């Protein structure tokens, strides 16, 4: 340096849920809390999934309601890129 994570050691992150805030929503931030994670560290590059404000189409007296669509979101969906602690069956 590369590979691996069986056994150790020091640790790390933090699902669901609750509170508060932001957001149209998906979801995000902070606190609590641990389902789990050897990259559950970082990056929206390739897919995938979610939402649909605005826009378009349709409908409509009104209320209610439908379809399409990311420029929005998910890094704990997968792949990829970059970086990284300890150890060595």
């Nucleotide at each position: 340096a590369c590979a691996u994570g069986a056994a150790a050691a020091a640790g790390g992150c933090a699902a669901a849920c609750c509170c508060a805030c932001c957001g149209a929503a998906a979801g995000g931030c902070g606190g609590g809390g641990a389902c789990g994670c050897a990259a559950a560290g970082c990056c929206g590059c390739g897919a995938g999934u979610c939402u649909a404000a605005a826009g378009c189409u349709a409908a409509c007296a009104a209320c209610g309601c439908a379809g399409c669509c990311a420029u929005g979101a998910c890094a704990g969906u997968c792949g990829g890129g970059c970086u990284a602690c300890c150890a060595u069956a």